[in-house]
RNA sequence: GGGCCGGUAGCUCAGCCUGGUAGAGCACUCCACUUUUAAUGGAGUGGUCGCGAGUUCAAACCUCGUCCGGCUCA
Repeated sequence: GGGCCGGUAGCUCAGCCUGGUAGAGCACUCCACUUUUAAUGGAGUGGUCGCGAGUUCAAACCUCGUCCGGCUCA
């Protein structure tokens, strides 16, 4: 240098193929229960979807560029 895979909530990841209100588990906050803690149950907070641009009525998703990580070829 070429090719492929990945980057989404504090953490681990799904969703992308086939565009249409951004999700799960854990964590965190509050409440209930309990002498207290833990456990359990209920409710809630939290994301410019790596970054920039394009296409579109509409982009996490399609196209182009670019950054980071991994694998691989030379």
Annotation: A computed fold for a 74-nucleotide RNA from a Candidatus Woesearchaeota archaeon, annotated as transfer RNA. Its Rfam family is "tRNA". Rfam classes the family as a transfer RNA. NCBI's taxonomy places the organism under Archaea, Nanobdellati, Candidatus Woesearchaeota.